[in-house]
Context: one part of a larger RNA
Molecule: small-subunit ribosomal RNA, central domain
Organism: metagenome
């Protein structure tokens, strides 16, 4: 660099905020920067053409005319788009009000079965554990019953291609704080918007510093089994860690392997929340049903996509803005440098050589 791709072939940043950029809705008016036009100046030479002319001709080489330079400057002109400038507008984007959704988030109370352990009571010989067994535990009375204590750690059923959040994730109750989105409104601002290179927050599970805690389950370790061996699967034991608060760390199959954001372009059926209608009831309510709109969340599907698989109004369809990112496999996510980190690493990220 290309009318090239990024759901599986390489390749969407894990996520969202937001600055610089680019990009921008309707009306009308002004400008005339960019745009277009029309005329002037310049715009080497040689190269190209045409047509002479010199070398014995050609190729060269000379002249002459034409043509090339698409640029740049300067002058008059158009104003439809874009852009500036000043106004006005609601339909995009915020606001405000109203009832209701909902495992959102923080903190702080409380409950509940289970688990272990520990006291007392009963009981007396095995128990546990596996394909089968051993190791283990047990007359210093185990396992097993009953009755009370404790500690942690979790929250069965309800529960649902249900809901909530940007992801990461969120599930026992009660309060208080704080956010966010759906819908409906004869309200209010008036493009105040999109994306977004740097930057910033936030980000499972595992680690790491420091203090607590430690019931269970358990990386490492140790023991018993299997096995040719068994550094393993299975069994009995078990430290860290798992869990609380303060910090660090920034990775994931961080996944829909599909960035976001706005417009268009058949439907059929579930379901969740709200609004609005029509029916309807021995329960008159914040109750059923049915049909509509809006949001959302799934499933099959017309057209169109697609190498097929398959996507199909939640689009991988038609199209617009902006941003990341990809270019055989492999050496390599290696090596160097650099920047962060306590540390382990993260991040940015090659080549030689091969094939």
């Nucleotide at each position: 660099c290309u009318u090239g791709g990024u759901c599986u072939a390489a390749a969407g940043c894990g996520u969202c905020c937001g600055u610089a950029g680019c990009u921008g809705g309707u009306u009308a008016u002004g400008u005339a920067a960019a745009u277009c036009u029309u005329u002037u100046g310049u715009g080497a030479a040689a190269u190209u053409g045409u047509c002479a002319a010199g070398c014995u001709u050609a190729a060269c080489u000379u002249g002459a005319c034409a043509g090339c330079g698409c640029g740049c400057a300067a002058a008059a002109g158009a104003c439809a788009c874009u852009g500036c400038a000043a106004a006005a507008c609601u339909u995009g984007a915020g606001a405000c009000c109203g009832g209701g959704a909902g495992a959102g988030g923080u903190u702080a109370g409380g409950a509940g079965u289970a688990u272990u352990u520990c006291u007392u009571g009963g009981g007396g010989a095995c128990c546990g554990g596996u394909a089968a067994a051993a190791u283990g535990g047990g007359a210093u009375a185990a396992u097993c019953c009953a009755a009370g204590a404790a500690a942690g750690a979790c929250u069965a059923c309800c529960a649902g291609u249900g809901g909530c959040g940007a992801a990461g994730g969120c599930g026992c109750c009660u309060a208080a704080c704080c956010a966010g989105a759906a819908c409906g409104g004869u309200u209010c601002u008036g493009a105040c918007a999109g994306u977004g290179a740097g930057g910033g927050a936030c980000g499972a599970a595992g680690g790491c510093u420091a203090g607590g805690g430690g019931a269970g389950c358990g990386a490492a370790c140790c023991g018993g089994a299997u096995u040719a061996g068994a550094u393993a699967c299975c069994c009995g034991a078990g430290u860290a860690g798992u869990c609380c608060u303060a910090g660090c760390a920034g990775u994931a199959a961080a996944c829909g392997c599909u960035g976001u954001g706005a417009a268009u372009u058949a439907g059929g059926u579930g379901u969740u929340g709200c609004a609005c209608a029509a029916c309807u009831u021995a329960u008159c309510a914040a109750g059923g049903u049915u049909g509509u709109g809006c949001a959302g969340u799934g499933u099959c599907g017309a057209a169109g996509a697609g190498a097929a698989g398959u996507c199909g109004u939640u689009a991988a369809a038609u199209u617009c803005a902006c941003c990341a990112c990809c270019u055989g496999g492999g050496a390599a996510g290696u090596a160097u440098g650099g920047u962060c980190g306590c540390a382990a690493g993260a991040c940015u990220g090659a080549a030689a050589c091969u094939u």